[in-house]
C1' cells in the first nucleotide's frame, strides 16, 4: 500500500471476503522458569460461617471474676489480680474508607463561569473570653412481665450530659446618618440609638500562701471549650456550551407559564400554597418511546474520525423492594431507626430475627473470572497527649500462560553423507550436520552454604540549644535503643551434571510453504473464490516444507483497509439516485462606492484545561516488561488588549441585477359563445339484383322481408383531410376548422421611473394525460367486458363478426405515468459552421426575399474540456457560484404495520426477518435471430432415376439365450472395424486339463528336437516303444536348438480408463478462411492490417486507405488422362512386298500400340465493356481456352468425436486364474422395428437361335487351353505359361431373326421335395454351387426421403482384394449413353459486411408464472397471557406539617405551700402521602386453530410470457 470475487474477455459502478491492530475474553491443544500488570463482562440472583468500624479512664459515676498469696473455728477473711476485664453516661468518628452501576437522556457528567441567593465539624491565623448556680437520666439495686428478642415500676448518684442567671470585643435584629462601588436588583464601609444572644473543663509542673495530712487556693504550662472575624477545605445551588438512536412519537401542558402575599430552607425559586390573569414549550424536534452511568482516557486510524468507558483516577447514582424522616457540621444514612412487601431463619405460635452490589467463601446462572490465607512492618485513615487500639483500605503470599516482557529447552567440530524413514525415472535424491561421537559451557532445576533493601519516624535513655521565675513541661537539633507480614525470599557463592525442559498451526489462490499413498460428489474441507464424480499440491494419513514459539490455533467483538455516509474526501442522462409542474412561507445566498461599528474572524496577554495516560529528556530494578522525576502537550473554554482585508449590522449614495413604463408585430396559450364542410353510421325515397363482408384461407355475420352498389333528401354525434414543417406557444400536464368576447405569458426597439426591489426554496398552496369514481346529459364511429366464428395439442389470445360500461358535455373526485431531454432552478465565464420561427438596424437597389449585423427562442455537426464508456459540447453531461431534492449490493418490496388523504379502486410515508455473491453499467469478440443487404453449394428450382410398399439379401436395435465376444448411435454408427465366424479365426458359453505357464531371461541336470507305432482318453494330455544331432576348439569345454526340473526379481491379460495419452482416423470442408511482427487507434478487451469500391472458384487478382510487410491455406509445383514430337521395336503392331484357315510366317518399325523424355495453353492475340486496373464478354487460331477432365494434396480449430479388440503406452485390476490348452456349442437364435442393398412387378420386356466390339486385372502349394464323359454343376486330361508371348476370357447390353400379347403371365423368382457337384480332417447346427420338380409376395409403392449437371446419371457386363471353400458387399475397369438448369423467392449448409441480444456449455442458448412436496422466517387471525404506562376513584402504613392537647411533666417564673403560669408533651383530628383494591384506555412483547404471501431446495406438472422483429416490437400508468 492492498488482495480474491459479477465476464469468453474488458473497462467501470457495487456489495461480499481477507491480510493488520486490539481485548477483563473463552474454546481445543500442548506446556521448563521468572518479573509486572489484570482475573463475575452473565443473576443489582439467593446466601451458611468468620472477619470488614471503632476509640477515648487525660470528661463521668459505678465495678468484677479466674488464678496467685496470708490467716482460718475450714464456714469463711484478706491481699494481690485491679480500679484491669465487661458495660453504662458523655465525646468524636460510625456523611470517610471499601462495593457495584440497577436508576438516570438529567444541570447526571464535561468545560467555562455565576452565588451580589449560601452552609462549612476536624486543621490555620487573628481578636475577645470561659464567673457564678440548679435539676435530673442510665449505669447501680429492688420488685416484675417474656421461650425469646427485650422490656415495666421504685430507688440511689457523676461528669467536658442537661438547664436557667450574668457578662458581650465581635455578632445578630430594627431605626436613623455620610462615603464607594453598582449589572440599578443591589452590596459595601463607617457613625449613633434600642433590642436578642456564650461557655466546660480536663492533665502536668510549681519558688508562693492556707492545712496535720489528703486537699484547696496562686502561678505557670498543654489540651479542650465560648463568642467573633479571617484562611483553607469541602459541599449546595444556579447559569452558557457539550456529548445517543427513533418523526412509522407532530404537537405537549393545569401548578402549566407568570404576578402579588406567604410557608419552607444554609440558600434563589411554583419548590410548596391561597388568590389573580391565560400563558409557557415546540420541526433548531417539544411530547412520547428505547437505550445508556459520565468524563479523564483506552483501542484503531496517516489524520480527520470511528469505536469503547474493565483495572488506575475525577463526578454521579444506589444499598432486599417501595415510602419516610430523626440525629447531626455533613444523610434522607451500605455493615444507623421507623412503616409496607416479597424472601430466608427462630418459636413455647403470643411473637421475634435479618439483609455480602465490603474481603474471604457457598449454591445458582454462564463459554467463563482465584483464598473461607498472612500482616498491620511500611503507606493511609478513626480515636487518643501519648503509650496504643481498630482498620479485608492497605501492604504481602496462594491460584490459573489471562495478557505484557525477559530467559532456558544447550555450543563447537563431526561425511561412508551410517542405519531407518519417505520418494524414485532404480541412476539416485532428501531427512541431514541432523544423529552417533569428541571437546566444552553452566543460564534454570536440583543439593548445599551465606543473605539483604524496604526502618525512618514516633516512643524511651541521654546531651545540647530555644522558652520560663524554673534545673517542670514544651519545642528543635545529636547521639544510643527499639520495630519486617512477605522471608530464610529476592541475590550471591559452591557443587552436580547435557543432564527435566517443544509444541502448535498451516502448504490450491490470496498468502511463505509439495510429493506419496488412501478415498472416489463418499467420507470429509471452506474465511472468500471453490475443492471431492479413479491419477486429488484443497478430504483423511504419511514424508518433507513454512509460520509463530511457551505457546499456537478457533470462536466472539472493535476500528481499519472502506474514498463502502465522502468535514478532511463520493455521486445522481444510460449503473442506486433530479422532486410531474409551478407560485410561494421559514431558511439559505446575494451587484457596485463610502462611512461607522467590531458580531463573526485574525492576533497578543492572563485564567483555567486535576492527576495518571500519551511524547520527549534523564533515571531506577542484571535488559525489557515495569517504575520515578522533569519537561512537553492537552488541538477546548473564559476573561480582557489590539486589528478591520472579507462576512454581519447602522447610516448614506449608485445602476450594470430585478421591475414598472411607451411604441410594435408573432403564436394550436387559456377559458366562453357561436358557425362550417368532409367523413362514418342510421332513417325516408328511388334505380338495380344476388350476393355482399370478411380472412393466410375460412366461418359467424348481413342478404330475395331486397343487402351490397348507386342517387336525392334527412337525423345525429365526434372528429378537424390538406396547409403541417427535429415549424409555433405553454411552468409542466398539454394545445391544430372558422369568427367574437374575456385573459394569462414571453419577444423586440425606446431608454422615461423606481433604486438590489433578487436567487433558491423544507413544510405550505395550486396545476396535473390516460384510465377509473359520483350526478345529470348525450351517443354517429370505436371499442375493456361479454357472446359468437376461426387458429390450435389446448386458444379464457393474436385473426374475423357483433357489443355494453366508456371515449364526448356540465360540476365534483382521483394525483398516478417510460408525467423522459430518463438530464431540478438560477446566473457568470468558455473556439467555431450551418438550417431555422420572431423582431429589429444597416448596405446596395426602382424595389431587400437574396448580402452584412444585433436580440430572443429551436435543431444538426463538431474544438478544447469531461466522461467507465457510449456520448455532452454556449440549449454543457465544460469551468465555477447558490439554493432545494435524492442515491449507498441484489432479492423479501414499493411489500407488512402503523399513520394519513381517498366514495371507492387506491394514493402518500415505507420496514424487518430471512436469503443471495452477487445484481448491474458501457464497451468488445463470438455464436445465435421464424433481422437486413451481398455472394456460393446437386441447396431449392428444372430434370432423370431410385428408397419408403413386396420376397431375399446383409448390418442394427429389440427379444430369446448357458453364451447369443466386443466396439460404432445425428449427418459423421447402422453391406461400419469384418479385404470373407463350418473347426480355425474367438475375444463369448459349457465341460475337462495346466499352473514358471502356450511365449522371453537366468541356474542346473539330460539329449538331438521333429517324427513313426501302441494303448486310455472326446481331445488336451498321460504311458509305453521305435528312432537319433549341428558348429568352434587338440582336449577340457562353450555356443546353439530341443526337453525335464529349480526358485525369484517374473511371464500372460481382446480385463478396466479414448474422459490419463501417442499414434492414426472421422467431419465441418477443398469452405475461403486463419493469424503474425512492427506501426496506428482505444484506459482497457480490442480494433486496423482483413473493413471499401471493383473481381473471381478462391483474402484470386486491381484500385482506394494508418497502415506496411509477413506466415499457414488457395492456386501452381507431382500422377493419371486428352493432342503431337522425339527415343525405342518384344512377347506389341501390319501400310507397302510375300504367304496363311488365322500378322500365321517372311519382311517392316511408317501407322497403332506401348514407355521414357520432351513439345504444348500463357487471357499470349485481336474487339468490345470496365477507371487508362483487376477482369469480364466475344473472336481468332488451336487436339485443347480461359482452373481442359480427374487424382494425390485438407489451414488455425472444433465435436472430452472414434479407436486401450492393429499398435504403443501412464494408471488400476487378476495371478492353481480375468493366463493357458482342448472338445463341443455360440457369434448364423426370431413375435418385431430401423438402415444399406438385390431382385423384381414385365412388351424400351421375357425366351430361343445366330452374330460382333473392350479394358482394368490376376495366376507356380497358381492359371489351367485342346480333346473327352455329364442336361449341368463339374469330372479326366494336362499342353503351354513365373506371362504386352500361355491360361483365366465367354464380355454383356447391343445387332439379326422367332416366339409370348397384358395374363400374377412363357412376367417374377422366393419357399419347399427330391437328386447331386465342389471345396475341405469335417458342410448338422451352418457353404457355394447344379439339375428335376414347386412357383409365395410383388400389377411402379401413404406419409416421408436420397442420388446425381456429362462421358455424368442411368443401364450393361469384365476383373481384383480376402479366400481351402463361400459376395447382392467392398476396390476397381471398360461398353452404351441422356434430360434439365428460368432462376435465387423459398428448404439445408457455407463465407462476408452490417444489425439486435438479457445468448458465451454460446438457440439443443437463456427464461417467466401457477400448481406439488419438503424446509426456513414473517404478516393477518377469535382470543389468550404477560409486562409497563396513564386517566377516575376507594382506601391509606410509617412519619413531617398543620390543628387540638381535658393525658404528662425535674429546671425558669409567682408563691410559705398547695398550685398556677410559661412551655413542652401523648392522644386524637386534618393535609400529603408508598404498597394495595376497582373501571377503564394506549404501547410492548409471547403464544394462538386457521390463513396471506415470501425464500430456499435434485433431475418433479403444466404451458412460452420476456431477451432475436422471441415469432402479436416490448415497457410504464390505469380499469
Nucleotide at each position: 500500500u492492498g488482495a480474491g470475487u459479477u465476464u469468453g474477455a474488458u473497462c467501470c459502478u457495487g456489495g461480499c471476503u481477507c491480510a493488520g491492530a486490539g481485548c477483563g475474553a473463552a474454546c481445543g491443544u500442548u506446556a521448563g522458569c521468572g518479573g509486572c500488570a489484570g482475573g463475575c463482562c452473565u443473576a443489582a440472583c439467593a446466601c451458611a460461617u468468620g472477619c470488614a468500624a471503632g476509640u477515648c479512664g487525660a470528661g463521668c459515676g459505678a465495678g468484677a471474676a479466674a488464678g496467685g498469696g496470708g490467716c482460718u473455728u475450714c464456714g469463711g477473711u484478706c491481699c494481690u489480680g485491679a480500679g484491669u476485664a465487661a458495660a453504662g453516661c458523655g465525646g468524636c468518628g460510625g456523611a470517610c474508607g471499601g462495593g457495584u452501576g440497577c436508576g438516570u437522556a438529567a444541570c447526571a457528567c464535561g468545560u467555562g463561569g455565576a452565588u451580589a441567593a449560601u452552609c462549612u465539624g476536624c486543621c490555620c491565623u487573628u481578636c475577645g473570653g470561659c464567673g457564678g448556680g440548679g435539676g435530673a437520666c442510665a449505669a447501680c439495686a429492688g420488685u416484675u412481665c417474656g421461650a425469646a428478642a427485650g422490656g415495666a415500676c421504685u430507688g440511689c448518684u457523676a461528669a467536658u450530659a442537661c438547664c436557667g442567671c450574668a457578662u458581650a470585643c465581635g455578632u445578630c435584629c430594627a431605626a436613623g446618618g455620610a462615603g464607594g462601588c453598582u449589572c440599578c436588583g443591589g452590596c459595601u464601609u463607617u457613625c449613633u440609638u434600642g433590642g436578642g444572644g456564650a461557655a466546660a473543663a480536663g492533665g502536668g509542673g510549681c519558688g508562693c500562701c492556707c492545712g496535720a495530712a489528703a486537699g484547696g487556693g496562686g502561678c505557670u504550662u498543654c489540651u479542650a471549650c465560648c463568642g467573633g472575624a479571617g484562611g483553607a477545605u469541602g459541599a449546595g445551588u444556579c447559569c452558557g456550551c457539550g456529548g445517543c438512536c427513533c418523526a412509522u412519537c407532530a404537537g405537549c401542558u393545569a401548578g402549566u407559564u407568570g404576578g402579588u402575599g406567604g410557608u419552607g430552607u444554609a440558600a434563589a425559586g411554583g419548590a410548596c400554597c391561597a388568590c389573580c390573569a391565560a400563558g409557557g414549550c415546540g420541526a433548531a424536534g417539544a411530547c412520547g418511546a428505547g437505550u445508556a452511568g459520565c468524563u479523564g482516557g483506552u483501542c484503531u486510524g496517516a489524520g480527520a474520525g470511528g469505536a469503547u468507558g474493565a483495572u488506575c483516577a475525577g463526578c454521579c447514582a444506589c444499598a432486599c423492594u417501595g415510602g419516610g424522616a430523626c440525629u447531626g457540621a455533613g444523610a434522607c444514612a451500605c455493615g444507623g431507626c421507623c412503616c409496607a412487601g416479597a424472601c430466608u431463619c427462630c418459636u413455647a405460635c403470643g411473637g421475634g430475627a435479618g439483609g455480602c452490589a465490603g474481603c474471604a467463601g457457598u449454591g445458582g446462572g454462564g463459554a467463563a473470572u482465584u483464598g473461607u490465607u498472612c500482616g498491620c512492618a511500611a503507606u493511609g485513615g478513626g480515636c487518643g497527649c501519648a503509650a496504643g487500639c481498630c482498620u479485608g483500605a492497605c501492604g504481602a503470599c496462594g491460584c490459573a500462560a489471562c495478557g505484557c516482557c525477559g530467559c532456558g529447552u544447550g555450543g563447537a567440530g563431526g561425511a561412508u553423507g551410517a542405519a531407518g524413514g519417505u520418494c524414485u525415472u532404480c541412476g539416485g535424491a532428501u531427512u541431514g550436520u541432523a544423529a552417533a561421537c569428541u571437546c566444552c559451557u553452566g543460564u534454570u532445576g536440583c543439593u548445599c552454604g551465606g543473605g539483604a533493601c524496604g526502618a525512618a519516624a514516633a516512643g524511651c535513655u541521654u546531651c545540647g540549644a530555644c522558652c520560663u521565675a524554673a534545673c517542670a513541661c514544651g519545642u528543635c537539633g545529636g547521639a544510643g535503643u527499639c520495630u519486617g507480614a512477605c522471608g530464610g525470599u529476592a541475590c550471591c557463592g559452591a557443587g552436580u551434571g547435557a543432564g527435566g525442559a517443544a509444541g502448535c498451526c498451516c502448504c490450491g489462490g490470496c498468502u511463505a510453504a509439495c510429493u506419496c499413498u488412501g478415498u472416489g460428489c463418499c467420507a470429509g474441507c471452506a474465511g472468500c473464490c471453490g475443492c471431492g464424480g479413479u491419477a486429488a499440491u484443497a478430504c483423511a494419513g504419511a514424508g518433507g516444507g513454512g509460520g509463530c514459539a511457551a505457546g499456537c490455533g478457533u470462536u466472539g467483538u472493535u476500528c481499519g483497509g472502506a474514498a463502502u455516509u465522502a468535514c478532511u474526501g463520493g455521486g445522481c442522462g444510460u449503473a442506486a439516485a433530479g422532486g410531474g409542474c409551478g407560485c410561494g412561507u421559514a431558511g439559505g445566498c446575494g451587484g457596485c462606492c463610502c462611512a461607522c461599528u467590531a458580531a463573526g474572524u485574525c492576533g497578543a496577554a492572563c485564567g483555567u484545561g486535576a492527576a495518571a495516560u500519551c511524547c520527549c529528556u534523564g533515571g531506577g530494578c542484571u535488559c525489557a516488561a515495569c517504575c520515578c522525576a522533569g519537561g512537553a502537550a492537552c488541538u477546548g473554554c473564559g476573561u480582557c488588549c489590539g486589528a478591520u482585508a472579507c462576512u454581519g449590522g447602522u447610516g448614506g449614495g449608485c445602476u450594470c441585477g430585478a421591475a414598472u413604463c411607451c411604441g410594435g408585430g408573432a403564436g394550436a396559450g387559456g377559458g366562453a359563445u357561436g358557425u362550417g364542410g368532409a367523413a362514418u353510421u342510421c332513417c325516408a325515397g328511388g334505380u338495380g339484383u344476388a350476393g355482399c363482408g370478411g380472412u393466410g384461407a375460412a366461418a359467424u355475420g348481413c342478404g330475395u322481408a331486397g343487402a351490397u352498389a348507386u342517387c336525392u333528401g334527412g337525423a345525429g354525434g365526434a372528429a378537424c383531410a390538406c396547409c403541417g414543417g427535429u415549424g409555433g406557444c405553454g411552468a409542466a400536464g398539454g394545445c391544430g376548422a372558422c369568427a367574437u368576447c374575456c385573459u394569462g405569458g414571453a419577444c423586440c426597439g425606446g431608454u422615461a421611473u423606481u433604486g438590489a426591489c433578487g436567487c433558491u426554496g423544507a413544510g405550505g398552496c395550486g396545476c396535473g394525460a390516460a384510465a377509473g369514481c359520483c350526478a345529470g346529459g348525450g351517443g354517429a364511429g370505436c371499442a375493456a367486458a361479454c357472446g359468437g366464428g376461426a387458429u390450435u395439442a389446448g386458444a379464457u389470445a393474436c385473426c374475423c363478426c357483433g357489443g355494453u360500461a366508456g371515449u364526448c358535455c356540465u360540476g365534483g373526485c382521483c394525483c398516478u405515468a417510460a408525467a423522459c431531454g430518463a438530464u431540478g432552478a438560477a446566473u457568470g465565464c468558455u473556439u467555431g459552421g450551418u438550417g431555422u420561427g420572431g423582431c429589429g438596424g444597416g448596405u446596395a437597389u426602382c424595389g431587400a426575399u437574396c448580402c452584412c449585423u444585433g436580440c430572443c427562442g429551436u435543431g444538426c455537426c463538431g474544438a478544447a474540456g469531461c466522461u467507465a464508456a457510449c456520448g455532452c459540447a454556449u440549449u454543457a453531461a465544460g469551468c465555477a457560484u447558490u439554493c432545494c431534492g435524492c442515491c449507498u449490493g441484489g432479492g423479501g418490496a414499493g411489500u407488512a404495520c402503523g399513520g394519513u388523504c381517498g366514495c371507492a379502486a387506491g394514493g402518500c410515508u415505507g420496514a424487518a426477518a430471512c436469503u443471495c455473491a452477487a445484481a448491474g453499467g458501457a464497451a468488445u469478440u463470438g455464436a445465435c435471430g421464424g433481422g437486413g443487404g451481398c455472394c456460393c453449394g446437386c441447396a431449392c428450382a428444372a430434370g432423370c432415376g431410385g428408397u419408403g410398399g413386396a420376397g431375399c439379401a446383409u448390418g442394427u436395435g429389440g427379444u430369446u439365450u448357458a453364451a447369443u465376444u466386443c466396439g460404432a448411435c445425428g449427418c459423421a454408427a447402422c453391406g461400419c472395424g469384418a479385404a470373407g465366424a463350418a473347426c480355425c479365426u474367438u475375444a463369448c458359453c459349457u465341460g475337462g486339463g495346466c499352473u514358471a505357464g502356450a511365449c522371453a531371461a537366468c541356474a542346473u541336470c539330460g539329449g538331438a528336437c521333429a517324427g513313426c507305432c501302441c494303448c486310455a482318453g472326446a481331445a488336451a494330455u498321460g504311458g509305453g516303444g521305435u528312432c537319433u544331432c549341428c558348429c568352434c576348439g587338440c582336449a577340457a569345454g562353450g555356443g546353439g536348438c530341443c526337453g525335464g526340473u529349480g526358485g525369484u526379481u517374473c511371464a500372460g491379460g481382446u480385463g478396466c480408463u479414448g474422459c490419463a495419452u501417442g499414434g492414426c482416423u472421422g467431419u465441418c470442408g477443398u469452405c475461403a478462411g486463419c493469424u503474425c511482427g512492427u506501426g496506428u487507434c482505444g484506459u482497457g478487451a480490442g480494433a486496423u492490417g482483413u473493413u471499401g469500391g471493383g473481381u473471381u472458384a478462391a483474402g484470386u487478382c486491381c484500385c482506394g486507405c494508418a497502415a506496411c510487410g509477413a506466415g499457414c491455406g488457395c492456386a501452381a509445383c507431382c500422377c493419371c488422362u486428352g493432342u503431337c514430337u522425339c527415343u525405342a521395336g518384344u512377347u506389341g503392331c501390319u501400310a507397302c512386298c510375300a504367304u496363311u484357315c488365322a500378322g500365321u510366317u517372311g519382311a517392316g518399325c511408317a501407322c497403332u500400340c506401348u514407355a521414357g523424355a520432351g513439345a504444348g495453353a500463357c487471357u499470349g492475340c485481336c474487339c468490345g465493356u470496365g477507371u487508362u486496373a483487376a477482369a469480364c464478354g466475344g473472336g481468332a487460331g488451336g487436339a485443347a481456352g480461359g482452373u481442359g477432365g480427374g487424382g494425390a494434396c485438407g489451414a488455425c480449430g472444433u465435436c472430452a468425436a472414434g479407436u486401450c479388440c492393429u499398435c504403443a503406452u501412464g494408471g488400476c485390476c487378476c495371478u492353481u486364474a480375468u493366463g493357458u490348452c482342448c472338445a463341443g456349442g455360440g457369434c448364423u437364435a426370431c413375435a418385431c422395428a430401423c438402415g444399406u442393398g438385390c431382385u423384381a412387378c414385365a412388351a424400351u420386356g421375357g425366351g430361343c437361335g445366330g452374330u460382333a466390339c473392350a479394358a482394368u486385372g490376376g495366376g507356380c502349394c497358381g492359371c489351367g487351353a485342346a480333346c473327352c464323359c455329364g442336361u449341368g454343376a463339374g469330372g479326366g486330361g494336362g499342353a503351354g505359361c513365373c506371362a504386352a508371348u500361355c491360361c483365366c476370357a465367354a464380355a454383356a447390353a447391343g445387332c439379326c431373326g422367332c416366339u409370348c400379347u397384358c395374363a400374377g403371365u412363357u412376367c417374377g423368382g422366393a419357399u419347399u421335395g427330391g437328386a447331386g457337384u465342389c471345396u475341405g480332417c469335417a458342410a448338422c447346427u451352418c457353404g457355394a454351387c447344379u439339375c428335376c420338380a414347386u412357383g409365395a409376395a410383388g400389377g411402379c409403392g401413404g406419409a416421408a426421403u436420397c442420388g446425381c449437371u456429362a462421358g455424368u446419371a442411368a443401364u450393361c457386363g469384365c476383373g481384383g482384394a480376402u479366400c481351402a471353400g463361400c459376395a447382392u458387399g467392398c476396390c476397381g475397369c471398360g461398353g452404351u449413353g441422356a434430360a434439365u438448369a428460368c432462376g435465387u423467392u423459398c428448404c439445408c449448409g457455407g463465407g462476408c459486411c452490417u444489425u439486435g441480444u438479457a445468448c458465451a456449455c454460446a438457440c439443443c442458448g437463456c427464461c417467466c408464472g401457477u400448481c406439488a412436496c419438503a424446509c426456513c422466517a414473517u404478516g393477518g387471525g377469535a382470543g389468550u397471557c404477560a409486562g409497563u404506562u396513564g386517566u377516575a376513584c376507594c382506601g391509606g402504613a410509617a412519619g413531617u406539617c398543620g390543628g387540638u392537647g381535658u393525658u404528662u411533666c425535674a429546671a425558669c417564673c409567682c408563691g410559705c405551700a398547695a398550685g398556677g403560669g410559661g412551655g413542652a408533651u401523648a392522644g386524637c383530628c386534618g393535609c400529603c402521602g408508598a404498597u394495595g383494591g376497582u373501571a377503564u384506555g394506549g404501547c410492548u412483547g409471547g403464544u394462538g386453530a386457521c390463513u396471506g404471501g415470501g425464500g430456499u431446495g435434485a433431475a418433479g406438472u403444466c404451458g412460452u410470457a420476456a431477451c432475436a422483429a422471441g415469432g402479436u416490437a416490448a415497457c410504464c400508468g390505469u380499469a
A computed fold for a 1519-nucleotide RNA from an uncultured bacterium, annotated as small-subunit ribosomal RNA.
The coordinates come from a structure-prediction model, not an experiment, and the mean pLDDT is 85.